[in-house]
Molecule: transfer RNA
Organism: Candidatus Nealsoniibacteriota bacterium
């Protein structure tokens, strides 16, 4: 430098172009003598900036970061 993967709550990962879900985690209750478990509610996300579209997490540019290969 080029070629290829990828970047979504706090973390891991889903998501034909049509409500962003699921676990974990935090927060409140509920059980329980307390604690663990379990179980009910909520809390929180699309890397950035254009474009196409009636609609973009998904397509297109262009950037910015992490990995890989190449020289």
């Nucleotide at each position: 430098u080029g070629c290829g993967g990828g970047g979504u709550g706090g973390u891991g990962u889903a998501a034909c172009g049509g409500u962003a879900g699921c676990a974990c985690g935090g927060g409140g209750g509920a059980c329980u003598u307390u604690g663990a478990c379990u179980c009910c509610c909520u809390u929180a996300a699309u890397c950035u900036a254009g474009g196409u579209u009636c609609g973009a997490a998904u397509c297109c540019u262009a950037g910015c970061c992490c990995c890989g290969c190449a020289g």